The RNA shown here (SAM riboswitch aptamer (S box leader)) has 123 nucleotides and comes from a Chloroflexota bacterium.
RNA sequence: CUCUUAUCCAGAGAGGCGGAGGGACCGGCCCGAUGAAGCCUCGGCAACCCCACGAAGGUGGAAGGUGCCAAUUCCGGCAGUAGGGAUAGCCCGCGCGGCUGUCCGAAUUCUGGAAGAUGAGAG
Numbered sequence: 001c002u003c004u005u006a007u008c009c010a011g012a013g014a015g016g017c018g019g020a021g022g023g024a025c026c027g028g029c030c031c032g033a034u035g036a037a038g039c040c041u042c043g044g045c046a047a048c049c050c051c052a053c054g055a056a057g058g059u060g061g062a063a064g065g066u067g068c069c070a071a072u073u074c075c076g077g078c079a080g081u082a083g084g085g086a087u088a089g090c091c092c093g094c095g096c097g098g099c100u101g102u103c104c105g106a107a108u109u110c111u112g113g114a115a116g117a118u119g120a121g122a123g
Base pairs, nucleotide, nucleotide: 001123002122003121004120005119006118007117008116013042014041015040016039017038021031022030023029025077026076027075028074043069044068045067048065049064050061051060052059053058073115078112079111080110082108084104085103086102087101088100089099090098091097092095
């Protein structure tokens, strides 16, 4: 780096060095001199690998290998869906009415996907 597979609405920060960026990408919206990234120390969360028990579903644990410790993977990105809006036609009991078609879209709902991240396995 590529492939397979599982998970991603929970959880968990202090100090030192550093000195302007960071939240993958694009758009948005945020975080940041009351100190960003990065590095170090200590602490913590979780339970993928792991350990114990069990036939299994599973239950418990946390020494070790990873991971993680603003915001749901911060939100959206593609498709559908419910709701919404615009417009044309038709209908009637003429109303802020109904039906049908077309179009729009975002950060409204829901579902699936894409992308990304992490683990485990393989190349």
Its Rfam family is "SAM riboswitch aptamer (S box leader)". Its family is annotated with regulation of gene expression in the Gene Ontology.